[in-house]
A computed fold for a 519-nucleotide part of an RNA from an uncultured bacterium, annotated as small-subunit ribosomal RNA, 5' domain.

Context: one part of a larger RNA
This record gives sequence, structure tokens and C1' cells, in this order.
RNA sequence: GACGAACGCUGGCGGCGUGCCUAAUACAUGCAAGUCGAGCGGAGGUAUAUCGUAGAAGGAUUUAUCUGGAAGUGAUAUACUUUAGCGGCGGACGGGUGAGUAACGCGUGAGCAAUCUGGCCUAUACAGGGGGAUAACACAGGGAAACUUGUACUAAUACCGCAUAAUCUCCAUUGGUCGCAUGACCGAGGGAAGAAAGUGGCAACACGGUAAAGGGGGAGCUCGCGUUCUAUUAGAUAGUUGGUGAGGUAACGGCCCACCAAGUCAACGAUAGAUAGCCGACCUAAGAGGGUGAUCGGCCACACUGGAACUGAGACACGGUCCAGACUUCUACGGAAGGCAGCAGUAGGGAAUAUUGGGCAAUGGAGGAAACUCUGACCCAGCAACGCCGCGUGAAGGAAGAAGGUUUUCGGAUUGUAAACUUCUAUCCUUGAUGAAGAUAAGGACGGUAGCCAAGAAGGAAGCCCCGGCUAACUACGUGCCAGCAGCCGCGGUAAUACGUAGGGGGCAAGCGUUGUCC
Repeated sequence: GACGAACGCUGGCGGCGUGCCUAAUACAUGCAAGUCGAGCGGAGGUAUAUCGUAGAAGGAUUUAUCUGGAAGUGAUAUACUUUAGCGGCGGACGGGUGAGUAACGCGUGAGCAAUCUGGCCUAUACAGGGGGAUAACACAGGGAAACUUGUACUAAUACCGCAUAAUCUCCAUUGGUCGCAUGACCGAGGGAAGAAAGUGGCAACACGGUAAAGGGGGAGCUCGCGUUCUAUUAGAUAGUUGGUGAGGUAACGGCCCACCAAGUCAACGAUAGAUAGCCGACCUAAGAGGGUGAUCGGCCACACUGGAACUGAGACACGGUCCAGACUUCUACGGAAGGCAGCAGUAGGGAAUAUUGGGCAAUGGAGGAAACUCUGACCCAGCAACGCCGCGUGAAGGAAGAAGGUUUUCGGAUUGUAAACUUCUAUCCUUGAUGAAGAUAAGGACGGUAGCCAAGAAGGAAGCCCCGGCUAACUACGUGCCAGCAGCCGCGGUAAUACGUAGGGGGCAAGCGUUGUCC
């Protein structure tokens, strides 16, 4: 000098930041990923109309008849609306944590002639004609529940054949150009297999669909170099090292398998053990270095522990699935359910770290044609002097140098222009009025906030550490090697500037000291 700090004493305001470093311990409760009815068939709701059913009040009278047509209710149609299910896109982003990892994990520089890529952008071509199911709903069951079985019916941008098709894929033939090897690229004609979906709109058209090409962004893989400590760790290794063939992958590869060979790494530190996420950066330093890896940004890894795949453009998937394990909960004992290292919050641990807040107004994301819906991302507010920065606690005048305190050589000295007193001012504050920008036509959580104006009133706002030397700042009393102080040297045993108190002084100041850690 610095800090994600803590502790002690003290504490007025504002702005901007920061806030579980420990138990990757266990979690009550709420919320954190949905959306599309302009993909689909249903099931409701409301309104109107028509046709049925129903037949009230009222009216007429010859008192048991006529008239009258309301409420209710059923069906159909139209309009609006809700959405359990099928279907599509998104749940691989965003958010958290640092357990593991000494590794192509990260950083940096190259390479892929060994690769993939949803949505987006550019431009090309096409969309013909058919089929069979299944959820929902209904009915009948099983179960305490979670859930689940059977029968019958139905739709689609769900599913499956047929047709057509090339600059796609494959097969054989063939021409040219080029390269760092395997080879790559540009062509030619021939053959074979393989696509599609509609919806809205009066329409125009819009949004989609299929195939192939290019781009962009993203991802995967390979390599050079760098990346902590221990030799009181010296040998390690059998899929191990290489080859051939087959498999697998988007792709190269012992990635996996069969066979063959016996290699491969290591004192330039293999192997083993310990520790640790890495970096941009941050702290310090004149620099070289040394230390750190909070917040912010990039990459990686993980999601109760271990394992596995499915779906998908993308996962071996935090709020998906299956299996095993530990733990917790429900149970009718037969079985089920769960995973805060998301945001709040609770218990525990700890020296120690916040609200079970508001809003989608802005920025961004998902879905949607849109309106819009969702969004604990985010924007805000709350708590904390935790940090940095700014401001204030008054200003000017004021000597009888008041009183009081302290001290004294008893003359005085000092506190001290300090106070009182006089004249002012209003940052913060209080009250009243007004009142934003952030927003584009509309839409503001923050917020009646910031600001501005008026009025009021010196009132409500100073402490902490130190005073032997280092080191700025001294006297009195008490104590008497006691009580105590102390970073080092060292003070204290009767005149202690070093202990305690008081007066005075010095330093910093809404902080000041102490402790811890790094330079």
C1' cells in the first nucleotide's frame, strides 16, 4: 500500500459498487420454462337466430273453459371465448457452483485433403396422387395412492407406401488441373436408390414444407510451445507400443475387436504422492519480479453418489428417462414420491456474509402471423460504514482575556476567540407546492423518486487512537517489580513524560484502532 474481511469503541447524509471465503452439509414453503387454437379432432362456456318442448303472469267471461305466450329446457347454425389430449418449436440457452481435474483442461499459435451444424441470411428447383392407425372422448374394469388395463370410435403440419428429381448419395467408365503423403478439385456421358404439408385470407399474398448449393455464427478433432510442490516417489506399462483386417463414429484414431510383432515412456524427471479449476485480469513494486484468481468477461467441469442410454441439429441432459446406493416423506404394508452448487428463505457449521420484496417499464431470451403469454435472466427497491468517492456537524466579529477546570515558584500560566454576546448563512434536515429524463403512437416497477421553488430553524449531526525512542505530541496525582503496559528496544522495587486517572497536546476523522493475509 491492498482486502469479498472479522473484532472493539463510535456513528449525520448522499452517489456508485460489493456482500457464505466455512459444510459440493441437509432442506419446510413459494416462485425460477414455457408457448402456439393461424397444425388437429374433441370437450365445455357466453351471446344471437331458427325449430321443438314447456306452459307462468295477465286478460276474457257462462267458474271451467278460452285466450295469452314469459322463465326453464332440447336440437341446429353463426360469432366470440377457454383448453385436457395428439402435434410443432423451445426445455443443450439463460442462472448456479468450483467438488473433481496437473489434463490438449486452460492460454497462445497453427492444422482438418479426417468433420458436423436447428433456427438466421443469399440465391435455385419442386410440392402430383394414395393408405392404414392412434391419443383425446365414450363404455367397462384394477388400485389406498401414484397410476393403469380392456373394448369400440376419430383427426392432423403425427405415421407409411407410390410417382417425379439434381450441382445429393452409390456403382462402373473416362478427360483435365493441382498438392505436404493418404489424395483433392473441375468436368463428360451411363445406370440405381431415395422428398414434400399444409394453414390464414374474398383475393393479392403471407407464414410454413421438401431437396440441393453458398454464407454467417456455433461445435468436434489433431499438433508445437507454456502451465504448482516432493527423488525421504526410480523405474513404469499387456490394449500396453506398432502393423494387417473387420467394426464403430459427423469425423481421424487401440476408439473397439480378431490375429501378428515386441515394443512404448523415463534423470531434459516417467510412474507415484500432495495440492489446485485455467485465463483476461487484480494487488504490490521504479522495474524485473512476487502474490492472488471475489465481483465483471472467456473457456472447462459438475448438478444427492455411481452407472447408462433414449430423444434430438445439438445432451449422455441442474428444475428429462432408466438402473443401483445413501438419506427423507406418504402408505390401506401390496407399493409410491423426492433432489435449492436457480431466487428468496430455514436448520447446521462458522470470527463472518442480506429480503420467504416490486416489475416485466427498459435490455435480452423462448413460443406465436400478431395481439400477447412466460422469463427470481434482468431492471429496481430493502438490509449492512463492507469498500471507494463527495458533503455536513456552521460562518464572521467578539478581551472584563468572564466563570469553572488544571497547574503554580502563589506573581501567574494554560484551557482561550474557545464560550457567552452581536450580525449572518441554510449543504444535510423539516413542512408545503411543483415534478422529470429513462419511451417510439401507447406503455414507468423504480416513484410522487431525482430535481426545482417557497418557508422554517444553529437548532438534530464527533468520535477513535496515541503522547519513552523508532514516531508528531508533557505535566499533576495514584500505584510501588504490585496492579499493569509492550510491534522491537524495553517500562514498574516511593519523585514513573512508558502502568491507572485527570488536565493539556498530537494524528486521523464518520470513522478510528486491533487482528489476519499478500507485496